Model confidence (mean pLDDT): 75 of 100.
This is a predicted structure of a 387-nucleotide RNA (Bacterial RNase P class A) from a Gemmatimonadaceae bacterium.
It is recorded under the gene name rnpB.
Its Rfam family is "Bacterial RNase P class A". By type it is a ribozyme. Rfam links the family to the GO terms dimeric ribonuclease P complex, ribonuclease P activity and tRNA processing.
The sequence is in RNAcentral, with records from ENA.
The source organism's lineage runs through Bacteria, Gemmatimonadota, Gemmatimonadia, Gemmatimonadales and Gemmatimonadaceae.

[in-house]
RNA sequence: GCAAAUGGUCGGGCGAUCGCGCAUUGGUAUCUAACUGAUACCUAUUCGAGGAAAGUCCGGGCUCCAGUGGAUAGGCUGCCAGGUAACUCCUGGGCACGGUUGGCGCGAGCUGGCCGUGACGGAUCAGUGCCACAGAAAACAAACCGCCAUUCUCAGGAAUGGUAAGGGUGAAACGGUGGAGUAAGAGCCCACCGCGUUCAUGGCAACAUGAGCGGCACGGUAAACCCCAGUUGGAGCAAGGCCAAAUAUGCGGCGAGAGGCGUCCACCUCGAUCAAGACACCGCGGGUAGGCUGCUAGAGAGCAUGGGCGACCGUGCUCGUAGAGAAAUGAUCGUCCGAACGGCGAAAGCUGUUCGACAGAACCCGGCUUACAGACCAUUUGCCCAC
Numbered sequence: 001g002c003a004a005a006u007g008g009u010c011g012g013g014c015g016a017u018c019g020c021g022c023a024u025u026g027g028u029a030u031c032u033a034a035c036u037g038a039u040a041c042c043u044a045u046u047c048g049a050g051g052a053a054a055g056u057c058c059g060g061g062c063u064c065c066a067g068u069g070g071a072u073a074g075g076c077u078g079c080c081a082g083g084u085a086a087c088u089c090c091u092g093g094g095c096a097c098g099g100u101u102g103g104c105g106c107g108a109g110c111u112g113g114c115c116g117u118g119a120c121g122g123a124u125c126a127g128u129g130c131c132a133c134a135g136a137a138a139a140c141a142a143a144c145c146g147c148c149a150u151u152c153u154c155a156g157g158a159a160u161g162g163u164a165a166g167g168g169u170g171a172a173a174c175g176g177u178g179g180a181g182u183a184a185g186a187g188c189c190c191a192c193c194g195c196g197u198u199c200a201u202g203g204c205a206a207c208a209u210g211a212g213c214g215g216c217a218c219g220g221u222a223a224a225c226c227c228c229a230g231u232u233g234g235a236g237c238a239a240g241g242c243c244a245a246a247u248a249u250g251c252g253g254c255g256a257g258a259g260g261c262g263u264c265c266a267c268c269u270c271g272a273u274c275a276a277g278a279c280a281c282c283g284c285g286g287g288u289a290g291g292c293u294g295c296u297a298g299a300g301a302g303c304a305u306g307g308g309c310g311a312c313c314g315u316g317c318u319c320g321u322a323g324a325g326a327a328a329u330g331a332u333c334g335u336c337c338g339a340a341c342g343g344c345g346a347a348a349g350c351u352g353u354u355c356g357a358c359a360g361a362a363c364c365c366g367g368c369u370u371a372c373a374g375a376c377c378a379u380u381u382g383c384c385c386a387c
Base pairs, nucleotide, nucleotide: 001383002382003381004380005379006378007377008376009375010374012336013335014334015333016332017331018330020048021047023045024044026042027041028040029039030038031037050358054369055368057367058366059365060364061363062236063235064234065233067267068266069265070264071263072262074232075231076230077229078228079093080092081091082090083089094120095118096117097116098115099114100113101112102111103110104109121227122226127225128224129221130220131219144167145166146163147162148161149160150159151158152157175193176192177191178190179189194216195214196213197212198211199210200209201208202207240293241292242291243290250284251283252282253281257270258269259268300319301318302317303316304315305314306313307312337356338355339354340353341352342351343350344349
């Protein structure tokens, strides 16, 4: 310098003119008995949509349903250690798989770097299922083709026995590679890899490494039922609260019950005991749908500093940065910046045209996922050049 991958920042700037919204300053007019009240208008000033506001996939704050405790059902999560208000999120680590690249090995494979993914507890030391079709055979599971030996046959071929190395079927076929051995083969035997097991070392741990022993295998699937561990009430701002107004002082059930949650049990509270009625509880029907509030100071942001590998935490200082209410936050012009295409030019540069992404708060916050023209920065890896 070029390329790839990963991560991050910005995402149009500035000025002018006009326009919109909340709030505030000053003023005018109307209503009101009056008011620092209400409404309308004028003037001035600050501020006014995001990194995702999207998806509604998670977690909460907040509000209501609510008397207390126990048991159980259902749901959710699932490697280890931390962070956080909390989480299925984030950080660090482990293991497995995949991609790419370098090294070692006859080979199976091993190993280093970078990137990605993980729905990552348990498969008889609790059990039950399922693996269609194809195939000889799909789990206490096997001989279709083939190979070898013997016998028969003119030949083609046939029979008996052995075999599971080669081929076929399949997502998956009674470990793999190399060698020795065999009639041909096979862990039959050897070395290595894998698997099982015992011990030691390191680590908080998940796990890793080493040594010994053993020819060693009834596979996969729990994103099937299930088992284990942890956790868990429901509904949601259209939650709720207040004011005004209107309606039918309506009709029915029940008669000892009713009151938290899906169920059950216990305690506690309210109610009943009088049978006319009322109350608690349940259902049907009718009226209202207007106004105010919730509604923006937050698990907030910025800067500095200390601790930590990191997520993040502590301390100090500073700031006040939408709150609309059918939904405001805009339009035009000029200029600068950036990109693409073209013209002139040796180059620097000048000049013309076009373009400038995804997208729009609605109670608030922490994540995840998805979309995004262009510009810039950082890290890692590879290649080239120079020193």